RNAcentral holds the full RNA, with entries from SILVA.
This is a predicted structure of a 597-nucleotide part of an RNA (large-subunit ribosomal RNA, domain I) from Lentisphaerales bacterium Lenti_01.

Context: one part of a larger RNA
RNA sequence: GGCGUACGGUGGAUGCCUAUGGAGUUGCUCGGCGAAGAAGGCCGUGACAAGCUGCGAUAAGCCACGGGGAGGAGCACAUAUCCAGAGAUCCGUGGAUGGCCGAAUGGGGUAACCCAAUCAGUGCAAGCUGGUUAGCGUAAUCUGAACAAACUAGGGUUACGCGGCGAACCCAGGGAACUGAACCAUCUCAGUACCUGGAGGAAAAGACAUCAAAAGAGAUUUCCUAAGUAGCGGCGAGCGAACGGGAAAGAGCCCAAACUCACGUCAGUGUCAAGGUGCAUGCCGUUGCUGACGGGGGGUAGUAGAUACAGAUUGGAGGGACAUGCAGGACCUCGCGAAGUUAGAGAAAACGUUACUAUAGGGGAACGGCAUGGGAAGGCCGUCCUAAGAGGGUGAGAGGCCCGUACCCGGCAUAGUGACGACUUCGUGGAUCUGAUAUCUGAGUACGGCGAGGCUCGAGAAACCUUGUCGGAAGCUGGGUCGACCACGAUCCAAGGCUAAAUACGAAGCGACUACCGAUAGUGAAGAAGUACCGUGAGGGAAAGGUGAAAAGAACCCCGGUGAGGGGAGUGAAAGAGAACCUGAAACCAUACGCCC
Numbered sequence: 001g002g003c004g005u006a007c008g009g010u011g012g013a014u015g016c017c018u019a020u021g022g023a024g025u026u027g028c029u030c031g032g033c034g035a036a037g038a039a040g041g042c043c044g045u046g047a048c049a050a051g052c053u054g055c056g057a058u059a060a061g062c063c064a065c066g067g068g069g070a071g072g073a074g075c076a077c078a079u080a081u082c083c084a085g086a087g088a089u090c091c092g093u094g095g096a097u098g099g100c101c102g103a104a105u106g107g108g109g110u111a112a113c114c115c116a117a118u119c120a121g122u123g124c125a126a127g128c129u130g131g132u133u134a135g136c137g138u139a140a141u142c143u144g145a146a147c148a149a150a151c152u153a154g155g156g157u158u159a160c161g162c163g164g165c166g167a168a169c170c171c172a173g174g175g176a177a178c179u180g181a182a183c184c185a186u187c188u189c190a191g192u193a194c195c196u197g198g199a200g201g202a203a204a205a206g207a208c209a210u211c212a213a214a215a216g217a218g219a220u221u222u223c224c225u226a227a228g229u230a231g232c233g234g235c236g237a238g239c240g241a242a243c244g245g246g247a248a249a250g251a252g253c254c255c256a257a258a259c260u261c262a263c264g265u266c267a268g269u270g271u272c273a274a275g276g277u278g279c280a281u282g283c284c285g286u287u288g289c290u291g292a293c294g295g296g297g298g299g300u301a302g303u304a305g306a307u308a309c310a311g312a313u314u315g316g317a318g319g320g321a322c323a324u325g326c327a328g329g330a331c332c333u334c335g336c337g338a339a340g341u342u343a344g345a346g347a348a349a350a351c352g353u354u355a356c357u358a359u360a361g362g363g364g365a366a367c368g369g370c371a372u373g374g375g376a377a378g379g380c381c382g383u384c385c386u387a388a389g390a391g392g393g394u395g396a397g398a399g400g401c402c403c404g405u406a407c408c409c410g411g412c413a414u415a416g417u418g419a420c421g422a423c424u425u426c427g428u429g430g431a432u433c434u435g436a437u438a439u440c441u442g443a444g445u446a447c448g449g450c451g452a453g454g455c456u457c458g459a460g461a462a463a464c465c466u467u468g469u470c471g472g473a474a475g476c477u478g479g480g481u482c483g484a485c486c487a488c489g490a491u492c493c494a495a496g497g498c499u500a501a502a503u504a505c506g507a508a509g510c511g512a513c514u515a516c517c518g519a520u521a522g523u524g525a526a527g528a529a530g531u532a533c534c535g536u537g538a539g540g541g542a543a544a545g546g547u548g549a550a551a552a553g554a555a556c557c558c559c560g561g562u563g564a565g566g567g568g569a570g571u572g573a574a575a576g577a578g579a580a581c582c583u584g585a586a587a588c589c590a591u592a593c594g595c596c597c
Base pairs, nucleotide, nucleotide: 001596002595003594004593005592006591008589009588015582016546017545021517022516023514024513025512026511027510028509029508030506031505032165033164040101041100042099043056044055045054047079051075052074062095063094064093065092066091067090071083072082073081106115107114108113116133117132118131119130120129121128122127135162136161137160138159139158140157141156142155143154169200170198171197172196173195174194180187184234210217211216221248222247223246224245225244231239232238252498253497254496255442259297260296261295263294264293265292266291267290268289269288275284276283277327278326279325280324281323282322302476304441305440306439307438308437309435310434311433312432313431314430316334317333318332319331335428336427337426338425339424340423351421352420353419354418355417356416357415358414359413361409362408363407367382368381369380370379383400384399385389391403392402393401447471448470449469450468451467452466453465454464457483478493479492480491481490482489533540534539553581556568557567558566559565
């Protein structure tokens, strides 16, 4: 020095476990917060207080109501001092306070700081306290130039709104490349990633100028299928429908125009006779007529529809614009009928009652003995409940010990949903039918040329949809579509608008479940984790769980530096469970013995 055996040390694998840890699936709820100052921070705040949590100079808290019922002053196990059946702590709802920064908004600024103006209060004063003072948009109002004029430009004031944040989902405006094509350029990746704008709890779409094919369907959206089909494609790589069928859900409407008004504004015209709803009589006397715009009524279709006109049938009342009579009549009232806060209604809000739900909670059956053991829930014996034998805990394996579970009950307040009332709106003032004629039915639109984009469609025979540019209709005897184009036929009515549900997503709350993990796993994070630490910064980013049933956490003695550490004693079932604490592998390091060199 090596090998072996034994006994230790070191080390922290393995096994077991999981405390408010994590992953996924699924269901319900909810789907926003913000100038009344958010999200997120800085600084404070405790008897002692570094961190986390809570809170805000009223600072681990203040007030009210409701719940609850014996302890309590957070994590945090010690001391001190207090609170509590006159109901604390705790839980829920509502309220008060809420420093400074931050959209940050009086001005500035290197965020959490500096410096003002003005009004009010207070003070002898210095000053202090409180409010207001950003920008933009809209509306109203006060003003107001440029030679005259002006609801002109501009300026002031007031009110209301906006701004910023947020996980994904949604719509729109822009829009790659790596990659694939075994290279690469059309193509693909992909209208993806990403950037920007905007909105909502969903968004978007949506009530046929749609499809279809000789038969018909009947808004949109989503799913299954059709179908990897028809097609597109350096016909390469690849891309990839629709019709039709089956489901989920189901809902339809409003304008523009014609026509009309005894409404308003403006312009033109016109005069003492025009006019004042028509006629008659009286009376009044600056308005009448025409046009434009605004407003009310009317009206919304494709077997075309609507309006005006004519005819027919039918339908409550009263009042009614100088007076009276007759007619007519916008409008008003009553009655009757209907509808409604998702659209249709030009639009919608606040309220009452009641029910349910959510945000605290409450009730909730049934067991004893014996032995073993540190300990019984395991064993043995006997017994009970069950609308409860889900699960967890308890010194070991508990239906009957604890928490629960099945089932049942509950609400001051706030919120949501439903119903009813109240409220609001609409109709009745007309409606329906028939008829020929006239008027209306969305224009720089449809469509065409050129250039692009979207569709399965890459310019192709290329229709259809969108449109940058240049042209540019018809107008119901009209127009679009049916994949160049034409005819016939079929079908629909563009160039205005609204619209719930079925669908997408999950930041957040509450459950349930798992051939999910079990501390190098599972979130990066089971401990002060986006912490420590690294980086100028954007950013990167850890390690670290387990005494015991219970601290009963080792009084006292001894060695030692008033150590570290250890030996006794004591606790405990166990201390070889002693806090560097369950188990305690291997590498590695000693000690003793044996063998070999």
Description:
It matches the Rfam family "Bacterial large subunit ribosomal RNA".